[in-house]
RNA sequence: AGGACAGUAGCUCAAUUGGCAGAGCAAUCGUCUCCAAAACGAUAGGCUGCGGGUUCAAUUCCUGCCUGUCCUGCCA
Numbered sequence: 001a002g003g004a005c006a007g008u009a010g011c012u013c014a015a016u017u018g019g020c021a022g023a024g025c026a027a028u029c030g031u032c033u034c035c036a037a038a039a040c041g042a043u044a045g046g047c048u049g050c051g052g053g054u055u056c057a058a059u060u061c062c063u064g065c066c067u068g069u070c071c072u073g074c075c076a
Base pairs, nucleotide, nucleotide: 001072002071003070004069005068006067007066010025011024012023013022019056027043028042029041030040031039049065050064051063052062053061
């Protein structure tokens, strides 16, 4: 330099071929317990990497850029 994949909640990941953004764990509170853990329930937590475009409507389609991983190549 070229190519592939990935970026969504604190972490790990979904989202049914464009139609109200979700789960598990973690956190907080509650139930239970003599207390705690475990278990169960509830609550909170999101600019879907950053811009632009298409569309009535974009996590999803198009495009530029950023970051990470991998592959190929160049110089030293």

Model confidence (mean pLDDT): 82 of 100. This is a predicted structure of a 76-nucleotide RNA (transfer RNA) from Candidatus Brachythrix odensensis. Lineage of the source: Bacteria > Chloroflexota > Anaerolineae > Candidatus Brachytrichaceae > Candidatus Brachythrix. The sequence was found in a public genome assembly. Rfam family: tRNA.